[in-house]
RNA sequence: CGGUAAUAGACGCCGAAGCUCCUAAAUCUGGAGCGCGGGGGAACCAAGUACCAGGGGCGAAUUCCGGGUAUUCGACACACGGAAGGGGCGCUUCCGACCCCAGCCCGACAGCUAACUCCGCAGGCGCGGCAGGAAGAGGUA
Numbered sequence: 001c002g003g004u005a006a007u008a009g010a011c012g013c014c015g016a017a018g019c020u021c022c023u024a025a026a027u028c029u030g031g032a033g034c035g036c037g038g039g040g041g042a043a044c045c046a047a048g049u050a051c052c053a054g055g056g057g058c059g060a061a062u063u064c065c066g067g068g069u070a071u072u073c074g075a076c077a078c079a080c081g082g083a084a085g086g087g088g089c090g091c092u093u094c095c096g097a098c099c100c101c102a103g104c105c106c107g108a109c110a111g112c113u114a115a116c117u118c119c120g121c122a123g124g125c126g127c128g129g130c131a132g133g134a135a136g137a138g139g140u141a
Base pairs, nucleotide, nucleotide: 011126012125013124014123018034019033020032021031022030035121036120037119038118039117040116045111054109055106056105057104058103062084063083064082065081066080068078069077085101086100087099088098091136092135093134094133095132
């Protein structure tokens, strides 16, 4: 001097998961306020009955079809293919390409819901790049 990799900070992205203050002291930190997000919870409205093969919540993460695996059969589940729908794609919208449609929780129980009340503020990823094209906004000079 050059290259590669890792780590840290800053910055950025998915996400509600940010900011500030007090407290602790390195072998638990704990708490509060603002802000953001979610659940429960009247009247009115909605809500037929029966069944228990239940029902419900967070989340974009659902529905249907096809033939398979498994199974005595079927349902469920699993993988694949297809259709519709939902989400990401770096200021916004539209278009195109590409990517994702998981996971977890409650425990027989919850429609909406003012007052009221409870809970969360994690985790993961990136580093000149599809951070494409068109239009617009904003900013800088």

This is a predicted structure of a 141-nucleotide RNA (c-di-AMP riboswitch aptamer (ydaO/yuaA leader)). Model confidence (mean pLDDT): 77 of 100. Of the family's consensus pairs, 96% are formed in the model.